[in-house]
RNA sequence: GGAGGCCGGGCAGCCGCGUUGCGACAAGCACCGAGGAAAGUCCGGGCUCCACGAAGUAAGGGUGGCGGGUAACGCCCGCCGUGGGCGACCACAGGGAAAGUGCCACAGAGAGCAAACCGCCGACGUUCCUGCACAGGAGCGGGCAAGGGUGAAAGGGUGCGGUAAGAGCGCACCGGGGGCCUGGUAACAGAUCCCGUCAUGGCAAACCCCACCCGGAGCAAGGCCGAAUAGGGACCCCGCGCCACUCGUGGCAGGAGCGCUUCGCUCUUGAGGGUCCGGGUUGGCUGCUCGAACCGUCUGGCAACAGGCGGUCUAGAUGAAUGGCUGCCACCCGUCGCAAGACGGGUACAGAACCCGGCUUACAGGCCUCCU
RNA sequence: GCGAGAUAGCUCAGGCGGUCAGAGCGUCGGAUUCAUAACCCGGAGGUCGAGAGUUCGAGUCUCUCUCUCGC
Numbered sequence: 001g002g003a004g005g006c007c008g009g010g011c012a013g014c015c016g017c018g019u020u021g022c023g024a025c026a027a028g029c030a031c032c033g034a035g036g037a038a039a040g041u042c043c044g045g046g047c048u049c050c051a052c053g054a055a056g057u058a059a060g061g062g063u064g065g066c067g068g069g070u071a072a073c074g075c076c077c078g079c080c081g082u083g084g085g086c087g088a089c090c091a092c093a094g095g096g097a098a099a100g101u102g103c104c105a106c107a108g109a110g111a112g113c114a115a116a117c118c119g120c121c122g123a124c125g126u127u128c129c130u131g132c133a134c135a136g137g138a139g140c141g142g143g144c145a146a147g148g149g150u151g152a153a154a155g156g157g158u159g160c161g162g163u164a165a166g167a168g169c170g171c172a173c174c175g176g177g178g179g180c181c182u183g184g185u186a187a188c189a190g191a192u193c194c195c196g197u198c199a200u201g202g203c204a205a206a207c208c209c210c211a212c213c214c215g216g217a218g219c220a221a222g223g224c225c226g227a228a229u230a231g232g233g234a235c236c237c238c239g240c241g242c243c244a245c246u247c248g249u250g251g252c253a254g255g256a257g258c259g260c261u262u263c264g265c266u267c268u269u270g271a272g273g274g275u276c277c278g279g280g281u282u283g284g285c286u287g288c289u290c291g292a293a294c295c296g297u298c299u300g301g302c303a304a305c306a307g308g309c310g311g312u313c314u315a316g317a318u319g320a321a322u323g324g325c326u327g328c329c330a331c332c333c334g335u336c337g338c339a340a341g342a343c344g345g346g347u348a349c350a351g352a353a354c355c356c357g358g359c360u361u362a363c364a365g366g367c368c369u370c371c372u
Numbered sequence: 373g374c375g376a377g378a379u380a381g382c383u384c385a386g387g388c389g390g391u392c393a394g395a396g397c398g399u400c401g402g403a404u405u406c407a408u409a410a411c412c413c414g415g416a417g418g419u420c421g422a423g424a425g426u427u428c429g430a431g432u433c434u435c436u437c438u439c440u441c442g443c
Base pairs, nucleotide, nucleotide: 001371002370003369004368005367006366007365009329010328011327012326013325014324015323017033018032020030021029022028035349039360040359042358043357044356045355046354047218048217049216050215053263054262055261056260060214061213062212063211064210065079066078067077068076069075080094081092082091083090084089095209096208100207101206102203103202104201117148118147119144120143121142124141125140126139127138128137129136130135156174157173158172159171160170161169175198176195177194178193179192181190182189183188222286223285224284225283232277233276234275235274236273237272241252242251243250244249245248253269254268255267256266257265258264293312294311295310296309297308298307299306300305330347331346332345333344334343335342336341373443374442375441376440377439378438381397382396383395384394390428399415400414401413402412421437422436423435424434425433
């Protein structure tokens, strides 16, 4: 330097606070009393209530290599691939860009059916000049995409051949694509054959496509007790949208509900009076802490983890307890001192609020293991 | 427990990422006026809350954190 794990002041005395228990419910006594993150509320579950007729279909949100673990996860473990590092190791939102749409500013000749500014060439066609002629020179039409330049990105790379100059134009190697075989559960890896018409740049943390997952709200959930006023519901009286008849049923019409659509189902048809009932604001009780719990050990597994056995009980407050002082010790800082040491100060981050599994963030100082 | 936001001194814009960092008020200078205000002309002022990531490129997209506000 790299990776992983742990502690996070200790002991004693005194005073104080909270729950529970014992006490004549008084005094008092006894037991227990914050965390690795209790935090952020970023994910996932338990629990509770609400919603939930069937079929179809979404909308919206999330996840994204493969396999496994788990109650579940976006977490964890193992492996694969790519990139970085001399290395131990580290990072990765790591499906699809030949399904489609869109974007690629500025610069630049050209930015996605590629293009030709500088440049190279003068083989081919043609014009002019020199020249007896072969030939040479200049230019135009044209050929090229090697070199320069622009850019984040310019349709493989290096070398040799080739050519007028060039170019996968040809060849070798590397890279790339496709087929088949082998190994592996798989991601993938290896080998081999073919392909130079090598095939189509990047962006999906742009729309989108594919696969998989997701009902909503949250302990202020929910349950119990429970005043007044106002509002709500049921029953009785009055009263009853249209039509038919077998006179209490059917059909039609309207309204409401079942997320949407279709089918279907259910309820219902207007005001007044009387009687009765229940909900609920505030408050109290409950939910409330024994749980996917912790510790030890064994077995299986590379591991995450799972299982067996034994042991333990470990906060439940509600303006909200968990603290303070003294002494000794440990560590850090400052001053004095040659040193031993003395004196003074400090010991982080933070603090439960229904409960768990993770992630992320904060953290004085210290310890351990393995590796380079 | 749930939700929203942060852009100049203040109040706010910023579409599907690009030379687009803007508007009004304020401030500074000039002009006008005897002087001041108003009007007119011109200028300065921004790490877009912080840090990472995606991308050639981030105020904008994604993640983490900080702060503020509301229920």

About this RNA: This is a predicted complex of two RNAs, RNase P RNA and transfer RNA, with 443 nucleotides together. Rfam match: Bacterial RNase P class A. The family's RNA type in Rfam is ribozyme. Its mean pLDDT, the model's own confidence on a scale to 100, is 77.